[in-house]
Molecule: transfer RNA
Organism: Candidatus Omnitrophota bacterium
RNA sequence: GCCCCCUUGGCUUAAUGGAUAAAGCACAAGCCUCCGGAGCUUGGGAUGGAAGUUCGAUUCUUCCAGGGGGCA
Numbered sequence: 001g002c003c004c005c006c007u008u009g010g011c012u013u014a015a016u017g018g019a020u021a022a023a024g025c026a027c028a029a030g031c032c033u034c035c036g037g038a039g040c041u042u043g044g045g046a047u048g049g050a051a052g053u054u055c056g057a058u059u060c061u062u063c064c065a066g067g068g069g070g071c072a
């Protein structure tokens, strides 16, 4: 220098153009309990950034950023 892949709550992973972006773990509060790090209930929190296509974008296109891989 060229090509390919990945980026979604704190972490891991869903959502194949459609409804309020779903779940586990973690976290917070409450309940329970002799105590709670166990159990139960509830809650907060995310689509890497900017444009484009579309009635509608996590999904498709372009550029940028970060990460990984291959070739030279």
Stems, first nucleotide, its partner, number of pairs: 001071007010025004018055001027043005048064005